[in-house]
RNA sequence: UGAGUCGCCCGGAUCACCGCGUUGUAGCCCAGUUAACUCUGGGUAGCACCGAGGAAAGUCCGGACUCCAGAGAGCAAGGUGGUGGGUAACGCCCACCCGGAGCAAUCCGCGGGAAGAGUGCCACAGAAAAUAAACCGCUCGCUAGCAAUAACGAGUAAGGGUGAAACGGUGGUGUAAGAGACCACCAGCAUGUGCGGCAACGCAUGUGGCUAGGUAAACCCCACCUGGAGCAAGACCAGACAGAUAGCGCUUGAGAACUGCUCGUUCGAGCUAUCGGGUAGGUCGCUUGAUUCCGUGAGCAAUUGCGGAACUAGAUGGAUGGUGAUCCGUCCUUUGGGACGACAGGAUCCGGCUUAUAGGGCGACUCCUCUG
Numbered sequence: 001u002g003a004g005u006c007g008c009c010c011g012g013a014u015c016a017c018c019g020c021g022u023u024g025u026a027g028c029c030c031a032g033u034u035a036a037c038u039c040u041g042g043g044u045a046g047c048a049c050c051g052a053g054g055a056a057a058g059u060c061c062g063g064a065c066u067c068c069a070g071a072g073a074g075c076a077a078g079g080u081g082g083u084g085g086g087u088a089a090c091g092c093c094c095a096c097c098c099g100g101a102g103c104a105a106u107c108c109g110c111g112g113g114a115a116g117a118g119u120g121c122c123a124c125a126g127a128a129a130a131u132a133a134a135c136c137g138c139u140c141g142c143u144a145g146c147a148a149u150a151a152c153g154a155g156u157a158a159g160g161g162u163g164a165a166a167c168g169g170u171g172g173u174g175u176a177a178g179a180g181a182c183c184a185c186c187a188g189c190a191u192g193u194g195c196g197g198c199a200a201c202g203c204a205u206g207u208g209g210c211u212a213g214g215u216a217a218a219c220c221c222c223a224c225c226u227g228g229a230g231c232a233a234g235a236c237c238a239g240a241c242a243g244a245u246a247g248c249g250c251u252u253g254a255g256a257a258c259u260g261c262u263c264g265u266u267c268g269a270g271c272u273a274u275c276g277g278g279u280a281g282g283u284c285g286c287u288u289g290a291u292u293c294c295g296u297g298a299g300c301a302a303u304u305g306c307g308g309a310a311c312u313a314g315a316u317g318g319a320u321g322g323u324g325a326u327c328c329g330u331c332c333u334u335u336g337g338g339a340c341g342a343c344a345g346g347a348u349c350c351g352g353c354u355u356a357u358a359g360g361g362c363g364a365c366u367c368c369u370c371u372g
Base pairs, nucleotide, nucleotide: 002367003366004365005364006363007362008361009360010359012327013326014325015324016323017322018321020051021050023048024047025046027044028043029042030041031040032039053343057354058353060352061351062350063349064348065230066229067228068227077226078225079224080223081222082096083095084094085093086092097111098109099108100107101106112221113220118219119218120215121214122213135160136159137156138155139154140153141152143150144149168186169185170184171183172182173181187211189208190207191206192205193204194203195202196201234284235283236282237281243275244274245273246272247271248270255267256266257265258264291310292309293308294307295306296305297304298303328341329340330339331338332337
């Protein structure tokens, strides 16, 4: 210099005007209340503070919280699946192991069990797809033929051909031709021993039979995990009208007004309770939390102990917007200027995963070439 791998960060800024939401504040208005603008609630123009994200998204996984259910155990159903660690927990994260891709940095794995539990399936092609099998070929026998050769029978998995996959590979012995039929080495399987590792597993070595196809995101088997519903959870306050039922009363006066009570005076045909309905509506839940940052200790790391600092949405016909100016970035340009600024927005709260994302920046590492 070129090509690449991995991780992290930003993702427009400032000001002005208008507008919206929560909270606070003092003013005004309204309603109820009080001895009293005394208290409570609501509305309203003003002022002050604050007002979305890295994914707020998908709602896929795990928890907190709430209610319901629940002695305990098992079955069913669903999920997870190398080993060790982290965590409140996880299907997440970290480290390692094994397999695969790459020269490498690094990346990918839906990674328990497929002879020694059982069953099923393996398209097309092919003779044959799993108790192996004879299409071509090879060999022998026999018949026919002068011969070439052909038919029939038997042997043969070395060669050809098919396929994603063909029942170990290479070389030799052997044979009519062949074949783990036998032998050597290699691969792989089963099993034992020694060493290393917490473990998955690795390294070395012995024995065995010559060999065991794939598929479990097919049934199934093994180990472990899981009660259900969700903030429209749930808790508290709590109506009005109609209508229904019951009781009392209608001049032998229920009830109402005046009142602290009794009496009294006046009015007087309806009054009261329950249901309707714990419904409508309102308030709480509601945002400070397994939180973030800095320092320091432990750890390879994920993470975690200790100390310090910081934190300002909380709506519910659901706020967070619009316009202008200057600057920044990118693109275009007739050099005057013009256009554009991604993906996208809370709704109980956290930890993850996944998906979307214009443009820009930083760091670590690898390979190639050149120079010192």
Bacterial RNase P class A from an Actinomycetes bacterium, 372 nucleotides, folded computationally. The prediction has a mean pLDDT of 77. Taxonomically the source falls in Actinomycetes (Bacteria, Bacillati, Actinomycetota). It matches the Rfam family "Bacterial RNase P class A". It is annotated as a ribozyme.